[in-house]
Context: one part of a larger RNA
Molecule: large-subunit ribosomal RNA, domain II
Organism: metagenome
RNA sequence: GCAAGCUUAAGGUAUUCAGUACCGGAGGCGAAGCGAGAGCGAGUCUGAAUAGGGCGCAUAAAGUUCGUUGCCAUAGACCCGAAACCGGGUGACCUAACCAUGAGCAGGCUGAAGUGAGAGUAAAAUCUCAUGGAGGGCCGAACGCACGUUCGUUGCAAUGACCGGCGAUGACUUGUGGUUAGCGGAGAAAUUCCAAUCGAACUCGGAGAUAGCUGGUUCUCCCCGAAAUAGGUUUAGGCCUAGCCUUGAUUGAAUCUGCCCGGAGGUAGAGCACUGAAUGUGCGAUGGCGUCGUCUAGAUGUACUGAGUACAAUCAAACUCCGAAUGCUGGGUAGUACUAAUCAGGAGUCACUGUAUGGGUGAUAACGUCCAUACGGGAGAGGAAAAGAAUCCGGAUCGCCAGCUAAGGUCCCAAAAUUUGUGUUAAGUGGGAAAGGAUGUAGAGUUGUCAAAACAGCUAGGAGGUUGGCUUAGAAGCAGCCACCCUUUAAAGAGUGCGUAAUAGCUCACUAGUCGAGUGACACUGCGCCGAAGAUGUACCGGGGCUAAACACAAUACCGAAGCUGCGGACUUGCAUGUAAGUGCAAGUGGUAGGGGAGCGUUCUAAGGGCUGUGAAGGUAGACCGUAAGGACUGCUGGAGCGCUUAGAAGUGAGAAUGCCGGU
Numbered sequence: 001g002c003a004a005g006c007u008u009a010a011g012g013u014a015u016u017c018a019g020u021a022c023c024g025g026a027g028g029c030g031a032a033g034c035g036a037g038a039g040c041g042a043g044u045c046u047g048a049a050u051a052g053g054g055c056g057c058a059u060a061a062a063g064u065u066c067g068u069u070g071c072c073a074u075a076g077a078c079c080c081g082a083a084a085c086c087g088g089g090u091g092a093c094c095u096a097a098c099c100a101u102g103a104g105c106a107g108g109c110u111g112a113a114g115u116g117a118g119a120g121u122a123a124a125a126u127c128u129c130a131u132g133g134a135g136g137g138c139c140g141a142a143c144g145c146a147c148g149u150u151c152g153u154u155g156c157a158a159u160g161a162c163c164g165g166c167g168a169u170g171a172c173u174u175g176u177g178g179u180u181a182g183c184g185g186a187g188a189a190a191u192u193c194c195a196a197u198c199g200a201a202c203u204c205g206g207a208g209a210u211a212g213c214u215g216g217u218u219c220u221c222c223c224c225g226a227a228a229u230a231g232g233u234u235u236a237g238g239c240c241u242a243g244c245c246u247u248g249a250u251u252g253a254a255u256c257u258g259c260c261c262g263g264a265g266g267u268a269g270a271g272c273a274c275u276g277a278a279u280g281u282g283c284g285a286u287g288g289c290g291u292c293g294u295c296u297a298g299a300u301g302u303a304c305u306g307a308g309u310a311c312a313a314u315c316a317a318a319c320u321c322c323g324a325a326u327g328c329u330g331g332g333u334a335g336u337a338c339u340a341a342u343c344a345g346g347a348g349u350c351a352c353u354g355u356a357u358g359g360g361u362g363a364u365a366a367c368g369u370c371c372a373u374a375c376g377g378g379a380g381a382g383g384a385a386a387a388g389a390a391u392c393c394g395g396a397u398c399g400c401c402a403g404c405u406a407a408g409g410u411c412c413c414a415a416a417a418u419u420u421g422u423g424u425u426a427a428g429u430g431g432g433a434a435a436g437g438a439u440g441u442a443g444a445g446u447u448g449u450c451a452a453a454a455c456a457g458c459u460a461g462g463a464g465g466u467u468g469g470c471u472u473a474g475a476a477g478c479a480g481c482c483a484c485c486c487u488u489u490a491a492a493g494a495g496u497g498c499g500u501a502a503u504a505g506c507u508c509a510c511u512a513g514u515c516g517a518g519u520g521a522c523a524c525u526g527c528g529c530c531g532a533a534g535a536u537g538u539a540c541c542g543g544g545g546c547u548a549a550a551c552a553c554a555a556u557a558c559c560g561a562a563g564c565u566g567c568g569g570a571c572u573u574g575c576a577u578g579u580a581a582g583u584g585c586a587a588g589u590g591g592u593a594g595g596g597g598a599g600c601g602u603u604c605u606a607a608g609g610g611c612u613g614u615g616a617a618g619g620u621a622g623a624c625c626g627u628a629a630g631g632a633c634u635g636c637u638g639g640a641g642c643g644c645u646u647a648g649a650a651g652u653g654a655g656a657a658u659g660c661c662g663g664u
Stems, first nucleotide, its partner, number of pairs: 001064002005029003011023004015018001033040002043055004078216002081213001085206006096180009105170001107139003110135001114131006143167003147164002150161002182198001184194003191200001219599006229242005243349002245346007254339001256335008269322001270320002275316003279312005287304001288302005352377010382393003397569004402565003408559003411544003417556001419555006430546001436530002440527004445522005457514005463487003468482003493508001497506002570589008600653001602650007610642002618637005624631002
């Protein structure tokens, strides 16, 4: 645009030859479906069926063609990049081997065979002396090679130099010409050489090979804004579908949160009723052992065994007689936001990470690893923690030489208290750590003792039976065993420790005096002490330094952020109003991958309308305008072209690609 229809393709005709007009219904999509199909048809398939069921119809019904744009497919398909594969050619002027033909090797040494003479023999053999001049022989130049150190290592040199070294008549070295060619040649063999290239030369072509990989990807502003999970995968650093993001449409609270009424459940905890584990005691079957026995029936005993049972006290992810809080879920109700769902277009994501909590694993190790729930980082700036992705506070629209606060702070560095009150600490504890240790100190308790005088100190006593009995060589308080009485007393153990061969001796318990007020024991709590050794340099307060400027409990101020507020501006969305432009109110405006919207600039095209030797473009300088990309104006330079408006088309925007080219 047309509409139950819509539309032409190839081709043709015409012309002013174009992004043209007109023919052309072949074909395509749609208007009817069902069935494997024949086929039937608002039905059809299955079926014996008129049953039932599946898919349809009916609920009223829209398609098709062209243009622009997003995305996908096919094409090199956003750009650059392999190692390689295949085909046709070019190479043996380097080097390897071979063929042909030439050339080179100072000097010196050694002295094989053979030969001669002599000796020797029956003849030989053999020996001696000469002669002779062999040899992948010896020493050593040219020549060839390359074993070692050093130098060189942006070298003199992409393999060199000095000093030494090896071969140097030979499998020697070398000139010239020639032959062997890459799925190949050559190789005294090292994956060695085949033109500074060799596990398969070089060159052109297939070819823009392919690259689930790495790198790069160019102007601006506005709105929203992820993921690092599940399932599958010759899959695990790649993909697909779902989840999560975005845009539009539709539905219109279906979403979310609080409260009320219900529901399922077996975790935390707890418990031992089951299943198991596990301790003690009592009773105790069975079994073992001993004694008695008419050696058999049995009786009897037991520091043995110990099923089971009773009582007491325990343990469990794979135990449960029990059993929460949360979470999940149905209904009702209230509140608030474009919350949710569906359809359609476009994605990105599939390496995550820290903290807190519940767990597995690990060693109740790890900035370990694996799950779950929440938050943060990722993609989040600002303030605090000296410095710090993940901690604490708090979510950046822009401006302000305004105010209030958060975490954290307030002696100086350094904004703000050398603030107030009551205590604690003496260790620079604060400002690193355990078991354990200690008359540190402060608080609050329990329990002894004490003016009939305690505790500590000092003076004095600490006796007698008795050397207790036994044992013993001895045993006298004090080796050991048994007993642990009586007397005199203010008090004094048949003895607390030292001591002796045994005694002796010293001392203690206990008592008196002196003195004159508290003195012992135990457990709890606050803050300290020891325990406490490391590597560049104090170095375990950020520093100075601090006895508070440390710690505890209170209190009042202040500082402190991009938080909140104030004033001014911009934009987005919603609502109201308005024909619109706009105006008012409210809420909002961090952002990576990514989605959406609106623009700036460059080159060219068309039309319109302009500028320019009285100086275009370009260059350069400047204190101008716009929210940005950007746009003007003026001077100087420059010396011939260039803007603007409205549309259109793109070889349309660079800072990165070990980019490319030029210059330096």